[in-house]
RNA sequence: UGUGGUUUGGAGUAAAGGUUAACUCAGAAGUCUCAUAAGCUUCAGAUACAAGUUCGAGUCUUGUAGCCGCAA
Numbered sequence: 001u002g003u004g005g006u007u008u009g010g011a012g013u014a015a016a017g018g019u020u021a022a023c024u025c026a027g028a029a030g031u032c033u034c035a036u037a038a039g040c041u042u043c044a045g046a047u048a049c050a051a052g053u054u055c056g057a058g059u060c061u062u063g064u065a066g067c068c069g070c071a072a
Stems, first nucleotide, its partner, number of pairs: 001071007010025004018055001027043005048064005
């Protein structure tokens, strides 16, 4: 320099362009208990950034950035 993949709560993963972005663990509150843990109920927390296409974008397109490869 060219090219391929990838980026979603604190962590790990889902989500054929269409209902409130879902699940597990972690966190907070409550319940239970003499108490803690486990169990049960509830809550908070995320689409890398900027544009475009579309009635509608996490998803499609372009650019930028980060990470992991391949070639030179």